[in-house]
RNA sequence: AUGAACGCUAGCGACAGGCUUAACACAUGCAAGUCGAGGGGCAGCGGGGUAGCAAUACUGCCGGCGACCGGCGCACGGGUGCGUAACGCGUAUGCAACCUGCCCACAACAGAGGGAUAGCUCCCCGAAAGGGGAAUUAAUACCACAUAACACUGUUUUUUCGCAUGGGAGAACAGUCAAACAUUUAUGGGUUGUGGAUGGGCAUGCGUGACAUUGCCAGAUGGCGGGGUAACAGCCCACCAUAGCAACGAUGUCUAGGGGUUCUGAGAGGAAGAUCCCCCACACCGGUACUGAGACACGGACCGGACUCCUACGGGAGGCAGCAGUGAGGAAUAUUGGUCAAUGGUCGCAAGACUGAACCAGCCAAGUCGCGUGCGGGAAGAAGGCCCUACGGGUCUUAAACCGCUUUUAUACGGGAAGAAAAAACAUCACGUGUGAUGUACUGACACUACCGUAAGAAUAAGCAUCGGCUAACUCCGUGCCAGCAGCCGCGGUAAUACGGAGGAUGCGAGCGUUAUCCGGAUUUAUUGGGUUUAAAGGGUGCGCAGGCGGGUCUCUAAGUCAGAGGUGAAAUUUUACGGCUCAACCGUGAAACUGCCUUUGAUACUGGGGAUCUUGAGUAUGAACGAGGAAAGCGGAAUGCGGCGUGUAGCGGUGAAAUGCUUAGAUAUGCCGCAGAACACCAAUUGCGAAGGCAGCUUUCCAGCACAAUACUGACGCUGAGGCACGAAAGCGCGGGGAUCAAACAGGAUUAGAUACCCUGGUAGUCCGCGCCGUAAACGAUGAUUACUAGUUGUUCGCAAUAUACCGCGAGCGACCGAGCAAAAGCAUUAAGUAAUCCACCUGGGGAGUACGUCGGCAACGAUGAAACUCAAAGGAAUUGACGGGGGCCCGCACAAGCGGUGGAGCAUGUGGUUUAAUUCGAUGAUACGCGAGGAACCUUACCUGGGUUUGACAUGGAGGGGGAUGGUGCAGAGAUGUAUCAGCCGGGCAACCGGCCCUUCCACAGGUGCUGCAUGGCUGUCGUCAGCUCGUGCCGUGAGGUGUUGGGUUAAGUCCCGCAACGAGCGCAACCCCUACUGCCAGUUACCAGCAAGUCGUGUUGGGGACUCUGGCGGAACUGCCGGUGACAAACCGGAGGAAGGUGGGGAUGACGUCAAGUCAUCAUGGCCCUUAUGUCCAGGGCUACACACGUGCUACAAUGGGCGGUACAACGUGACGCGAGUCCGCGAGGAUUGAGCGAAACCUGGAAAGCCGUCCGUAGUUCGGAUUGAAGUCUGAAACCCGACUUCAUGAAGUUGGAAUCGCUAGUAAUCGCGCAUCAGCAUGGCGCGGUGAAUACGUUCCCGGGCCUUGUACACACCGCCCGUCAAGCCAUGGAAGUCUGGGGUACCUGAAGUAUGUAACCGCAAGGAGCGUCCUAAGGUAAAACAGGUGACUGGGGC
Repeated sequence: AUGAACGCUAGCGACAGGCUUAACACAUGCAAGUCGAGGGGCAGCGGGGUAGCAAUACUGCCGGCGACCGGCGCACGGGUGCGUAACGCGUAUGCAACCUGCCCACAACAGAGGGAUAGCUCCCCGAAAGGGGAAUUAAUACCACAUAACACUGUUUUUUCGCAUGGGAGAACAGUCAAACAUUUAUGGGUUGUGGAUGGGCAUGCGUGACAUUGCCAGAUGGCGGGGUAACAGCCCACCAUAGCAACGAUGUCUAGGGGUUCUGAGAGGAAGAUCCCCCACACCGGUACUGAGACACGGACCGGACUCCUACGGGAGGCAGCAGUGAGGAAUAUUGGUCAAUGGUCGCAAGACUGAACCAGCCAAGUCGCGUGCGGGAAGAAGGCCCUACGGGUCUUAAACCGCUUUUAUACGGGAAGAAAAAACAUCACGUGUGAUGUACUGACACUACCGUAAGAAUAAGCAUCGGCUAACUCCGUGCCAGCAGCCGCGGUAAUACGGAGGAUGCGAGCGUUAUCCGGAUUUAUUGGGUUUAAAGGGUGCGCAGGCGGGUCUCUAAGUCAGAGGUGAAAUUUUACGGCUCAACCGUGAAACUGCCUUUGAUACUGGGGAUCUUGAGUAUGAACGAGGAAAGCGGAAUGCGGCGUGUAGCGGUGAAAUGCUUAGAUAUGCCGCAGAACACCAAUUGCGAAGGCAGCUUUCCAGCACAAUACUGACGCUGAGGCACGAAAGCGCGGGGAUCAAACAGGAUUAGAUACCCUGGUAGUCCGCGCCGUAAACGAUGAUUACUAGUUGUUCGCAAUAUACCGCGAGCGACCGAGCAAAAGCAUUAAGUAAUCCACCUGGGGAGUACGUCGGCAACGAUGAAACUCAAAGGAAUUGACGGGGGCCCGCACAAGCGGUGGAGCAUGUGGUUUAAUUCGAUGAUACGCGAGGAACCUUACCUGGGUUUGACAUGGAGGGGGAUGGUGCAGAGAUGUAUCAGCCGGGCAACCGGCCCUUCCACAGGUGCUGCAUGGCUGUCGUCAGCUCGUGCCGUGAGGUGUUGGGUUAAGUCCCGCAACGAGCGCAACCCCUACUGCCAGUUACCAGCAAGUCGUGUUGGGGACUCUGGCGGAACUGCCGGUGACAAACCGGAGGAAGGUGGGGAUGACGUCAAGUCAUCAUGGCCCUUAUGUCCAGGGCUACACACGUGCUACAAUGGGCGGUACAACGUGACGCGAGUCCGCGAGGAUUGAGCGAAACCUGGAAAGCCGUCCGUAGUUCGGAUUGAAGUCUGAAACCCGACUUCAUGAAGUUGGAAUCGCUAGUAAUCGCGCAUCAGCAUGGCGCGGUGAAUACGUUCCCGGGCCUUGUACACACCGCCCGUCAAGCCAUGGAAGUCUGGGGUACCUGAAGUAUGUAACCGCAAGGAGCGUCCUAAGGUAAAACAGGUGACUGGGGC
């Protein structure tokens, strides 16, 4: 934007529009008639007349007039778009090759006759449609005759014109052809000719779809002569010739009416061709002619066909793509309306008739435009809805109510147009015999309309879509990857602005959305205006026909080009100025425009064409070079293999390691000789040559090429190059040779889960030669050819110049680096991917697919050309940051290695899984869960189960009502919770009333939840990791992501430090600051200490005292690579040393960057949302968390002699203690006990005898004097209570276990190992956890490997980031498609047969006076039939691949 449709909705008007589909079929009505002033007449109607009482009959007498003859019209107007790719249309020309009724002008004429035929009347046939016969009759119907030319035909001739054929004008002669009348006397007609006007016909230039997987043609192309037409023409025919069209697209197939214009677009373009205008074509389908001025005729004819209808079955009728209307089709398109009032048409002298043309009305929001649905005031900012941060606020909302105002529109009533001016009539006038002017009167479908007035009253009138981004507009609820949305991206898996609803908002508004289609955006087919190194895209290379493009100068021409003028480009449309409907849409008038075509005049710079000339492009000659350039022939040595003869002996060969293989029949190795085939080491190079492919020993011959130098010559001879032709690696193919090596296939051996591979041993095609095919490659510089121009540096090859052996210059190649410029970037950069020019080739999302079909080539393999359906929303390029790599470099860590000790085997303890159960509560699950939450489950804890209770609640706050004094005890029932009974007791203030606190009870708000979601969260935590990293500001670089800094050279435990550097600085991390520990000084000494002095004891710092020591605990010091030597870059730093208690962060701790794992925790706590509310809350008893075929983790104790038992004996530290630690005494074998108990709230007392150790003794390698599980018995302690289910003691019992498979863990020094002690939790319960001290090792060559980590670099198709991504078969489903024995259908053509109507033509018998006709024949032809092919489409068992 639309001729639209669909959904929801709908007040009015104006203008304009309305079967896009079935050119499908049509009932009914209407759409073309008219003229009596052509004619004979008179059916029907009205009137008159005559007859008759009347009915009625007669009468063309009048108005008029059916049917008939005749004239004109019916070829216009109206409809549709089937066909048509065409002179059909558009545009511009031509006709010297043509016609034209009605109309206009001019000229001339109209004399005199004839015979018929409709009608009417009568008869006959037929159902009908209709037909036949007889008699009679008219004309402006028909036919002779007369007259006649400027008409036509023929002959002769004059003149003139034209590009040609040829034309115009004139003259003479000969021949041929006309007419109609009517009448009211006004007039209207008739014939011939010339001219005009109008309308047509024909021809031509240019323009006007798709497909190249389509080369065509026999009247085909032309000529001559005829025919034919209004006229030209193969339009038709006879003969002759063999042409003609086509890459500038013929022919074929498919599609389509064309234009003015319409939509869109900045334009160029693209798409469309409804309404209106012009042209064409068609009228049920096909053919044919007739009539006519005009038709091959929409509402005419004939024939064939299909279909429908009528029928008396014999025959007939019909054609809405006219207006309405019907059925059908379809998503879809209207009334079987009014009028000729106007405009126009036909006929008529006219009045007038006819007119579904036209003008109007009706239906439809289908479009455009306009109007309205009210305006102002009005805050308690109401109720209600919705939302929120909820005692409150926001929003709908001045919205409403209410007050005031207005009345468009709708309604009612009243008034009420323009459109109408004529013709005609009458009157008058003018001119002068039919015209004009003026006046009077007549005519309206629309239309009780437009418009105007009056009345009452806000009265009669708002919806639709959207609200994630694009894109204007946001919240709540419901739902829970469901239901659904969606134009693209994408929403929805429990907090959805995206689904559905609501509130609100936004947009448009009598409409709003959706769908469909076209243009735009899309420079995404690029003329304007694109590209081709890597994104799609340069042909493998050359030669070259056509074509395209092309050097300097002069001259002619004027085709292109430019300018002026003329013609045309219909109108409408578009633009614009003005005007008319109240405005606008709409309409009118004028202008501009219509970018085009044609003609003509001029210009001549450029291009083209003709001519002349030039040398610089191109080429030729001469010269001396160059090269793996090509072809042929010959020759050579090394190597390999084989053969022969020796030497020689046991292996050789091969691999990661082996084996197959060869070898005592003598291999391998080695010497000599010989043979064969193939390839040419070193030289050798970023070298050279060639168009590309490609080319490598040496020599010779032949052929070709390039560059250079200096001259001479030709004179634009050039460049490119669709088709075409030639060349064209390897492999492959054919024929014939050859065959040493290597080596597809194949065989064997290995490897492996397998190994149709990689490795090994063999080995055939092939590799080589000749001839012939093939014609492809990552045929690559992924970069077409040619020409010109545009900074440099450097190397090298060939030639030249110059010369002093330096070094440098010129030309042509081959390379490297880097500017400007270009490029998306990477990069390219005088060898361009820069700046320009010419020509060719090629590209237009990925897949399907370089596939299918067709065609061409090929012996084949296969090649060339080369689609579609379907499917996806990407595919792709370059670069960036990460991550990753069985990539690289550097470095670290108990990471490996070197060691020590464990785990994995046993028994037990403990946790987990699993199983079981009424319940075995829940959580934690690789590292980073599993002696974890739990620092301690008999009840409690406790969350679980069973059972019993309870419901404002076990607990908090508030309100309302009632009762009661807080509180405590006892009895009974019960498992208890609880229930019940009863007793005691008597709060504070105030005189009291009463108030406050508290308790019970009823009710309302609410409580409560270890219920769910750790994937809604806070907080806290684990892990990478105490790893050395993570970032920022400014600057700089890059289009950008981003980079730089942070990389580099050193160094460090460290992004630690130094140096360098487009970076300079900074922050969080590292380190340091903090704590413990190691040394020491000072100060201070009680409960600690005790050297000296004194006192005392069996003995003891016991006492006086001391402040020295140990120690305690506060403040200081000390260590900083500070010093010395060496190394190092004059650095940082490292190595060694001295001194020192301690030496290079002294040892240990606390301290955990940005972040990762949707890691863990809703069951510590907090918290959003959801859920429960006589229960998922709460109370109680009992049970369970302690189960047990089994599996795993973490531990303890062991297996013993470095030990076990017994006896004796020595030395700690950190701590704890009042519901406590508890000495001592007594009892008990012992755990422990005693109503024993000192001391101690603790440097004081207690725990508390530390143990390993040391000394001595027994045991003697054994299931033991090892080991202690298990079990029995008896006890102790805690606690209401140890049955389920505690710890301990004594006696007895005495299991497994003799050092532990694969595998795996910890530890680098006061560490591992080993030994005991303490603490928390706790009534009781520790092999666990957290601490403490005692004894006290071994080893580290080193960084290849395993694991983890850091930095740099590299590749990447990964980014959920390698636990990634991803390929192919197979299985299941769906979809489209190729092939296919066949089969079905369609349109077109060809050949033959038959052949209607009809034109033309021939014609003796019949008709006619005649003209002529009938009949019959001939030619052609539609339809029909037969046949063989081709083409297109459908379908097809089966089959092929493809997509999802």
The RNA shown here (small-subunit ribosomal RNA) has 1444 nucleotides and comes from an uncultured Bacteroidota bacterium. The sequence is in RNAcentral, with records from ENA and SILVA. It matches the Rfam family "Bacterial small subunit ribosomal RNA".